Context: one part of a larger RNA
């Protein structure tokens, strides 16, 4: 609960697609359901409001009007919304032409480093911490050169640089392949926005089945530390991290700031394209658009602060709060192999 509000006090859904349904651009004509004017009937009485009467007053009663905010049928208006019909083009989309870009999927392929083994030089250490010590090494370790294997991630470029709808993407090549943006303005002509409910997709971690397994490391052993150490520090190490299917659906999934759309002084960087200055190209400046940041006017805000990438000034849809704890429980539904997720209270208390 016809209020007020969501960056940090409670409250924006992880994300997109998209059904229902809310909304909707600009013109001319029509129509008359919405709407407004109007008549008629109806809308019992009692109650209620006004006035006025009657009981000595009131309470109580009696008249009269008035209200019953409605509902039915008729008459008219035609600006507005809605419907029907024609048009525009400036929303949106389509063509042509470009250029940028870790956007995706699948293939191949490179070079440094870790580590293992194998060969060679080599001798007593190596490692590792504040400080050791558990380890590893005279069956030759570390160190150092050469070779070989495997896995896994890509250093420099590297940028408040670049895509993507979020998660998220970085050596390098090749195939397939979405999206965005600029330039023309050639074509459709409102074909738009939003989106309950559905559908997809969704980092980690974990789960099934099968491969894989360098390094790295929850568990777990062992060494220190210490009152004590179920930790931090060390030396070892499974699972897992990796790849193929299939699952799970969470997060500080964040910009703690939902989409779309129109207004509203600006400096000042960078990214893509494209105009113009100059012109052989190229560097400069300048503008126009689209994206990323910084600082700020007005304004806004409890204040920090946000400020054309709004948190400012309107519109439109959707989602969500509404003391604190109990509690994201607990009972039911539903998803899921399980872990558990989604939905989601009450008593009691402060």
């Nucleotide at each position: 609960u016809u209020g007020g509000g969501c960056g940090u006090a409670a409250a924006g859904g992880g994300u997109g697609c998209g059904u229902a349904g809310g909304c909707g651009g600009u013109u001319c004509g029509g129509u008359a359901a919405g709407u407004c004017u109007u008549g008629u009937g109806u809308g019992a009485a009692a109650u209620c409001u006004u006035c006025g009467g009657g009981c000595u007053c009131a309470a109580c009663u009696c008249g009269a009007a008035g209200u019953c905010u409605g509902c039915a049928c008729g008459a008219g208006a035609a600006a507005c919304u809605g419907c029907c019909g024609g048009g525009c083009u400036u929303g949106a989309g389509u063509g042509u032409g470009g250029g940028a870009g870790a956007g995706g999927u699948g293939a191949g392929u490179g070079g440094a480093a870790u580590u293992u083994c194998c060969g060679g030089u080599g001798u007593a250490g190596c490692g590792g911490u504040g400080a050791a010590a558990u380890g590893c090494g005279u069956a030759g370790a570390u160190a150092u050169c050469g070779g070989a294997a495997g896995g896994a991630a890509c250093a420099c470029c590297u940028g408040u640089g670049g895509c993507g709808a979020a998660a998220g993407c970085g050596g390098c090549u090749c195939a397939c392949u979405g999206g965005a943006c600029c330039a023309c303005a050639a074509c459709u002509g409102a074909c738009g926005c939003u989106g309950a409910g559905g559908c997809a997709c969704g980092a980690a971690a974990g789960c099934u089945a099968g491969g894989g397994g360098a390094g790295c490391a929850a568990a777990c052993a062992g060494g220190a530390u210490u009152a004590g150490a179920u930790a931090c520090c060390c030396u070892g190490g499974u699972a897992g991290u990796c790849c193929u299917a299939g699952c799970c659906c969470u997060a500080a999934a964040c910009g703690a700031u939902g989409a779309u759309c129109g207004c509203u002084u600006g400096g000042u960087g960078u990214g893509a394209c494209g105009g113009g200055u100059a012109c052989c190209c190229a560097a400069u400046c300048c503008c126009g658009c689209c994206g990323u940041g910084c600082c700020g006017a007005a304004g806004c805000u409890a204040a920090c602060g946000c400020g054309u990438u709004a948190a400012g000034c309107g519109a439109u849809c959707c989602g969500c709060c509404u003391g604190g704890g109990g509690a994201g429980u607990a009972c039911g539904g539903u998803c899921g192999c399980a872990a558990g997720g989604c939905u989601g209270a009450a008593a009691c208390u402060c």
RNAcentral holds the full RNA, with entries from ENA and SILVA. Small-subunit ribosomal RNA, central domain from an uncultured bacterium, 350 nucleotides, folded computationally. Its mean pLDDT, the model's own confidence on a scale to 100, is 87. Its Rfam family is "Bacterial small subunit ribosomal RNA". Gene Ontology terms of the family: ribosome and structural constituent of ribosome.